The part of an RNA shown here (large-subunit ribosomal RNA, domain I) has 529 nucleotides and comes from a Planctomycetales bacterium.

Context: one part of a larger RNA
RNA sequence: GGCGUGUGGCGGAUGUCUUGGUGCCAGGAGGCGAUGAAGGGCGUGGAAGACUGCGAAAAGCCCGGGGAAGCUGUCAAACAAGCGUUGAUCCCGGGGUCCCUGAAUUAUCGUGCGCUGAAUCCAUAGGCGCACGAGGCCAACGCGGGGAACUGAAACAUCUCAGUACCCGCAGGAAAGGAAAGCAACAGCGAUUUCCCCAGUAGCGGCGAGCGAAAAGGAAACAGCCUAAACCGUCCCGCUUCGGCGGGGCGGGGUCGUGGGGCCCGUCGUACGGAGUUACAAAAUCGUCUGCUAGAAGAAUCCGAUGGAAAGCGGAACCACAGCGGGUGACAGUCCCGUAUUCGAAAGCGGAACGAUCUCCGACGGAGUCCCCGAGUAGGCCCGGUCACGUGAAACCCGGGCUGAAUCCGGGAGGACCAUCUCCCAAGGCUAAGUACUCCCUGGCGACCGAUAGUGAACGACGUAGGGCGACCGAACGGUGAAAAGAACCCCUGCUAGGGGAGCUAAAAGAACCUGAAACCACAUGCCU
Numbered sequence: 001g002g003c004g005u006g007u008g009g010c011g012g013a014u015g016u017c018u019u020g021g022u023g024c025c026a027g028g029a030g031g032c033g034a035u036g037a038a039g040g041g042c043g044u045g046g047a048a049g050a051c052u053g054c055g056a057a058a059a060g061c062c063c064g065g066g067g068a069a070g071c072u073g074u075c076a077a078a079c080a081a082g083c084g085u086u087g088a089u090c091c092c093g094g095g096g097u098c099c100c101u102g103a104a105u106u107a108u109c110g111u112g113c114g115c116u117g118a119a120u121c122c123a124u125a126g127g128c129g130c131a132c133g134a135g136g137c138c139a140a141c142g143c144g145g146g147g148a149a150c151u152g153a154a155a156c157a158u159c160u161c162a163g164u165a166c167c168c169g170c171a172g173g174a175a176a177g178g179a180a181a182g183c184a185a186c187a188g189c190g191a192u193u194u195c196c197c198c199a200g201u202a203g204c205g206g207c208g209a210g211c212g213a214a215a216a217g218g219a220a221a222c223a224g225c226c227u228a229a230a231c232c233g234u235c236c237c238g239c240u241u242c243g244g245c246g247g248g249g250c251g252g253g254g255u256c257g258u259g260g261g262g263c264c265c266g267u268c269g270u271a272c273g274g275a276g277u278u279a280c281a282a283a284a285u286c287g288u289c290u291g292c293u294a295g296a297a298g299a300a301u302c303c304g305a306u307g308g309a310a311a312g313c314g315g316a317a318c319c320a321c322a323g324c325g326g327g328u329g330a331c332a333g334u335c336c337c338g339u340a341u342u343c344g345a346a347a348g349c350g351g352a353a354c355g356a357u358c359u360c361c362g363a364c365g366g367a368g369u370c371c372c373c374g375a376g377u378a379g380g381c382c383c384g385g386u387c388a389c390g391u392g393a394a395a396c397c398c399g400g401g402c403u404g405a406a407u408c409c410g411g412g413a414g415g416a417c418c419a420u421c422u423c424c425c426a427a428g429g430c431u432a433a434g435u436a437c438u439c440c441c442u443g444g445c446g447a448c449c450g451a452u453a454g455u456g457a458a459c460g461a462c463g464u465a466g467g468g469c470g471a472c473c474g475a476a477c478g479g480u481g482a483a484a485a486g487a488a489c490c491c492c493u494g495c496u497a498g499g500g501g502a503g504c505u506a507a508a509a510g511a512a513c514c515u516g517a518a519a520c521c522a523c524a525u526g527c528c529u
Base pairs, nucleotide, nucleotide: 001528002527003526004525005524006523007522008521009520015514016479017478020449021448022446023445024444025443026442027441028440029438030437031137032136039101040100041099042055043054044053046079049075050074051073061095062094063093064092065091066090070083071082072081108134109133110132111131112130113129114128115127116126141172142170143169144168145167146166152159156206182189183188193220194219195218196217203211204210224430225429226428227374231252232251233250234249235248236247237246238245239244257408259373260372261371262369263368264366265365266364267363268362273361274360275359276358284357285356286355287354288353289351290350291349292348293347295343296342297341301316302315303314304313317334318333319323325337326336327335379403380402381401382400383399384398385397389415410425411424412423413422414421466473467472486513489501490500491499492498
């Protein structure tokens, strides 16, 4: 010096545990805000800091309800000073207070009304005032306006990624869609939405990569309505040859595709009837019932040995609509909290059904008349977009430009176009349910994680410390013990660290604390050189 072994040190792997996460299910809630939100700043305690709570009335004030013998939140023990059976602390409901900021507003915008009032006579613009409304925040879900590239095509341009990401606007608890100018096919269906299937089919496609339906069938859930116009009436304005005409508001009427309605004619009839608060006209109130926001009752076990400790073992019992779960000095149905089951609200909030108050409501037939049935619309052409469909034989739908009909003997569609046939009535509007999502609340579950895992975050202060000019990036750190019983007292020492005794404990497990691997280091020792 090497190798091996042993004893230690260092280190924090492993095992085990779980306060924290994670995924899903069910129910609820689905908003908050000018009555000032979300989010902050600064304060606030007897006591320095941090968290939590609260707001100059400041870990709180008042009232009501629950509940019970203790209490003055946490890190964090002690002290000080107090409170409480005249019911405190604590929990629930209501009220009061609520600094500065933040949409942050003595503003701005919109609508309505009034006053005033230019060029310019009337008027208009403008100005001023009042009332009402809006504004901002918020996880995902929704609709709309814009809209990439990497990538794939083994390169790349059409194409793809993808109408995705992202930006913007707006809304709701859902949104959107929705009551056929639809499908279909010689048979028929009958709003919309969602799921299964159809089907990786029909198709589209540098016919490459790739994209990719629909009808039918099955299921969930079901709901249908209101207008415009013709015609009648009324009010206002304008024009008037005073006969009326035109425009606007309101009321009646009317709403359809076996075409419907108006006008005109006729029959019955206005009540023991029908309907209603999400559309269909609209505003509420009350009662019954029920749920949420605190809670309450709640069965049944003892002995022995071992042990530090019994719940494990042995013995003998009991309850069970309760043997889910957690705790207790090891593993407890019967020790504690609970669990099954049952019960409970002064106050606030919610819900379905029923009832009451209340509110609203005529029905039918017929011939004739040819009055109405949504216009710069439909359609056409050019150019685009969207449809699974890339211009294709390219319909249908939407947009820009140029054109431009018809009113039922009318009009659109059935994938160029034409005929036949069939289906349907555009150019106004509303509409629950079934469907999507989860920032949040409650309950439950897991062949989910178990501290380099699981959220970035289990830890006194996590979006913290720290980094960055900034947008932003962003950690690490869990475990003494059943109980602090947290080591009185003695000794060494620099009177500090550390150690040796003593003592506690089941054990020092001794706070750098459960277990305590390896690398690495030290000492000792065996062998080899």

Source information: Rfam family: Bacterial large subunit ribosomal RNA. The family has 102 seed sequences and 51,934 matches in Rfam 15.1. Model confidence (mean pLDDT): 82 of 100.